The RNA shown here (transfer RNA) has 73 nucleotides and comes from Bifidobacterium boum. It matches the Rfam family "tRNA". From the family's description: Transfer RNA (tRNA) molecules are approximately 80 nucleotides in length. Rfam links the family to the GO term triplet codon-amino acid adaptor activity. Lineage of the source: Bacteria > Bacillati > Actinomycetota > Bifidobacteriales > Bifidobacterium.
RNA sequence: GCCCGGGUAGCUCAGUGGAUAGAGCACCGCUCUCCUAAAGCGGGUGUCGCGCGUUCGAAUCGCGUUCCGGGCA
Numbered sequence: 001g002c003c004c005g006g007g008u009a010g011c012u013c014a015g016u017g018g019a020u021a022g023a024g025c026a027c028c029g030c031u032c033u034c035c036u037a038a039a040g041c042g043g044g045u046g047u048c049g050c051g052c053g054u055u056c057g058a059a060u061c062g063c064g065u066u067c068c069g070g071g072c073a
Base pairs, nucleotide, nucleotide: 001072002071003070004069005068006067007066010025011024012023013022018056027043028042029041030040031039049065050064051063052062053061
């Protein structure tokens, strides 16, 4: 330098054009308890890496860019 895969919640990931963006774990609040744990009830805590474009509508499609991993030279 070229090619391929990936970046979504604190962590691991799902979601490949449509409705409020989700799951598990973790976390927070409340109840209970002398206290803690357990248990019960409630809560998603997010610029979907970034910018521009296509579209009525973009996490999803296109272009550029950046970071991580792999391959070739």